[in-house]
Context: one part of a larger RNA
Molecule: small-subunit ribosomal RNA, 5' domain
Organism: wastewater metagenome
RNA sequence: GGACGAACGCUGGCGGCGUGCCUAACACAUGCAAGUCGAGCGGGGAAUGAUUGGUAGCUUGCUACUGGUUAUUUCUAGCGGCGGACGGGUGAGUAACGCGUGAGCAACCUGCCUUUAUCAGGGGGAUAACGCAUCGAAAGAUGUGCUAAUACCGCGUAAGACCACAGCUUCACAUGGAGCAGAGGUCAAAGGAGCAAUCCGGAUAAAGAUGGGCUCGCGUCCGAUUAGCUAGUUGGUGAGAUAACAGCCCACCAAGGCGACGAUCGGUAGCCGACCUGAGAGGGUGAUCGGCCACAUUGGAACUGAGAAACGGUCCAGACUCCUACGGGAGGCAGCAGUGGGGAAUAUUGGGCAAUGGGCGAAAGCCUGACCCAGCAACGCCGCGUGAGGGAAGAAGGGUUUCGGCUCGUAAACCUCUGUCCUAUGGGACGAAGGAAGUGACGGUACCAUAGGAGGAAGCCCCGGCUAACUACGUGCCAGCAGCCGCGGUAAUACGUAGGGGGCGAGCGUUGUCC
Numbered sequence: 001g002g003a004c005g006a007a008c009g010c011u012g013g014c015g016g017c018g019u020g021c022c023u024a025a026c027a028c029a030u031g032c033a034a035g036u037c038g039a040g041c042g043g044g045g046a047a048u049g050a051u052u053g054g055u056a057g058c059u060u061g062c063u064a065c066u067g068g069u070u071a072u073u074u075c076u077a078g079c080g081g082c083g084g085a086c087g088g089g090u091g092a093g094u095a096a097c098g099c100g101u102g103a104g105c106a107a108c109c110u111g112c113c114u115u116u117a118u119c120a121g122g123g124g125g126a127u128a129a130c131g132c133a134u135c136g137a138a139a140g141a142u143g144u145g146c147u148a149a150u151a152c153c154g155c156g157u158a159a160g161a162c163c164a165c166a167g168c169u170u171c172a173c174a175u176g177g178a179g180c181a182g183a184g185g186u187c188a189a190a191g192g193a194g195c196a197a198u199c200c201g202g203a204u205a206a207a208g209a210u211g212g213g214c215u216c217g218c219g220u221c222c223g224a225u226u227a228g229c230u231a232g233u234u235g236g237u238g239a240g241a242u243a244a245c246a247g248c249c250c251a252c253c254a255a256g257g258c259g260a261c262g263a264u265c266g267g268u269a270g271c272c273g274a275c276c277u278g279a280g281a282g283g284g285u286g287a288u289c290g291g292c293c294a295c296a297u298u299g300g301a302a303c304u305g306a307g308a309a310a311c312g313g314u315c316c317a318g319a320c321u322c323c324u325a326c327g328g329g330a331g332g333c334a335g336c337a338g339u340g341g342g343g344a345a346u347a348u349u350g351g352g353c354a355a356u357g358g359g360c361g362a363a364a365g366c367c368u369g370a371c372c373c374a375g376c377a378a379c380g381c382c383g384c385g386u387g388a389g390g391g392a393a394g395a396a397g398g399g400u401u402u403c404g405g406c407u408c409g410u411a412a413a414c415c416u417c418u419g420u421c422c423u424a425u426g427g428g429a430c431g432a433a434g435g436a437a438g439u440g441a442c443g444g445u446a447c448c449a450u451a452g453g454a455g456g457a458a459g460c461c462c463c464g465g466c467u468a469a470c471u472a473c474g475u476g477c478c479a480g481c482a483g484c485c486g487c488g489g490u491a492a493u494a495c496g497u498a499g500g501g502g503g504c505g506a507g508c509g510u511u512g513u514c515c
Base pairs, nucleotide, nucleotide: 001515002514003513004512006511007510008509009508010507013384014383015382016381017380018379019377020376021342026340027339028338030337031336032335035082036081037080040079041078043076044075045074046073047072048071049070050069051068052067053066054065055064056063057062058061089295090294091293098220099219100218101217102216103215104214105213108212109211113208114207115206116205117204118203119202121155123153124152130145131144132143133142134141135140160187161186162185163184165182167180168179169178170177171176191200192199193198221267222266223265228258229257230256233255234254235253236252237251238250240248270292271291272290273289274285275284276283277282297318298317299316300315301314320331321330322329323328348374350373351372352371356370357368358367359366360365387417388416389415390414397408398407399406400405421456422452423451424450425449426448427447431442459504460503461502462501463500464485465484466483470499471498472497473496474495480487481486
């Protein structure tokens, strides 16, 4: 000198764009943050219309009430499907194939999506909801009876896939891979909407796309005042498990494996693209944004599923908090706000799904604290303003003085203007894309026009040398200053105040950290 997620002191007009718990991965009141589909299913409720009974009033064909059937519309607890594995948060752990980079899988998986081919025949038994009954303070649970499905289960069909045989061809990268034909075994399916056409679905197989899993080379902080470490340890055979390779797990066998090219142990730490600095080499950092990883009160476990060892799922254990009828239950903000606490320190319990994106749905649409916006904060960067021109009687006043003057100083007053910002009024967007129409939180915002009026808007640090900028008074090694050298003990340009001056400017200084 530059930089900062900064803080502190003094000061503070406006706008745009960003950024904002670095500390206690401390504890959390309250609200919201993941639902959706009635065009999968059986019920239940409501409204309207039609029709048909009953009862009452009577104006004898109308009204009111109540029941059945049916049609349409609508709401939905439950079963079922898809999604809750994405999106959002945090950096505790991790020195590791975690990350980065480059390869490999002839050792693998992949819902939704795309393409291609083929198929969907015929049956069955349940169960929630619901009814009845029971237990419990509650959370909830049990028994019994009925019922449906795109829920569940056999049978048929089997192009094909898979399994164990066995043949041929071909390729190769060690185990091997691919293709063709044979005989044996195992394995499919679901319907819905519509008058219909048709559309949306279902099953199998192949391929693609996307996303993942695994393996390897190289790189990845400090300590030797850590020198030896290791028993599933290292390898083999066999069996098991997995989507898949593998001590991944197990039985048996062998005695190996790693290490001064730093094993093991200890400390510290998420990694990277990047960011800061520097001429570069390098050094430092890993906020915001993007990629990967790990975690979700602590520890462990599996279930479901294409995918989880699952933040707002389940089970068990621990700590903590809450409810309780004392028998037993409920909870998890490192989602968005917000509270307490810690701290030098870090924001609103805001608006909207209009846009972008996501989930579900045939669609209308619903949900979305992702996101888009607004609020707060000079926290940062950038831009603008606080007026412009003229004006010497060099006014008054302040300071100083050698008492002549000098200086603040064209500075002010005063004159002539301007209208950025500001205030008021009027107009008023882009962002909206879908066949048309309609659809904007921001927002009556930005912007435009008219009018008003210099009116409402300047401070902070420094002035001994480094280092731009000097005098007076006060003080008297006191009070104090100070980044270093050093100032202060009676003439202090170094302390304090004043005048003047210098620097930067809505900021200026200080502190901390890095280069």